[in-house]
RNA sequence: GGGCCCAUGGCGCAAUGGUAGCGCACCUCGUUUGCAACGAGGGGGUUAGGAGUUCGAGUCUCCUUGGGUCCA
Numbered sequence: 001g002g003g004c005c006c007a008u009g010g011c012g013c014a015a016u017g018g019u020a021g022c023g024c025a026c027c028u029c030g031u032u033u034g035c036a037a038c039g040a041g042g043g044g045g046u047u048a049g050g051a052g053u054u055c056g057a058g059u060c061u062c063c064u065u066g067g068g069u070c071c072a
Stems, first nucleotide, its partner, number of pairs: 001071007010024004018055001026042005048064005
């Protein structure tokens, strides 16, 4: 330098172009003498950044950034 893959909540990951969800973690309440476990409820997201296509983009296209991998 070139090819391919990845980037979504604190962490790990989902989501057929049509309301962004799940598990763990966190907070509150109940149960307990207390803790853990369990049960009920709740908060938390510029979907890496920018532009384009579209009635509508996490998803499609292009550019940039970062990471992984392969080739030279």

Transfer RNA from Candidatus Roizmanbacteria bacterium RIFCSPHIGHO2_01_FULL_39_24, 72 nucleotides, folded computationally. The RNAcentral record of the sequence draws on ENA. The coordinates come from a structure-prediction model, not an experiment, and the mean pLDDT is 83.